Molecule: c-di-GMP-I riboswitch aptamer
Organism: Nitrospiraceae bacterium UBA6905
RNA sequence: UCCCGACAAAGCCAAACCGUCUGCAAGGGCGGGACGGAAAGCGGCGGGUCUUACCGGUGUAAGAUAGCCGAGCUGCCGAA
Numbered sequence: 001u002c003c004c005g006a007c008a009a010a011g012c013c014a015a016a017c018c019g020u021c022u023g024c025a026a027g028g029g030c031g032g033g034a035c036g037g038a039a040a041g042c043g044g045c046g047g048g049u050c051u052u053a054c055c056g057g058u059g060u061a062a063g064a065u066a067g068c069c070g071a072g073c074u075g076c077c078g079a080a
Base pairs, nucleotide, nucleotide: 004078005077012037013036017032018031019030020029021028022027035067041073042072045070046069047068048065049064050063051062052061053060054059
């Protein structure tokens, strides 16, 4: 340094749900709240899923999801 990830230390994030704002919707922001997370940090590149519009249909287009998977970039700590 890489792999790896401990009943370690110090911190970090925050599901469901509730309130509020926002979007046609999927969703998103903020506050509360913790199920979980070693990338649950960043970015929609490939696949998946979801929404909306169109199409006779196969589908097409625009969006959403990074806490679905893969790949990419970056990163804290250090026992075995």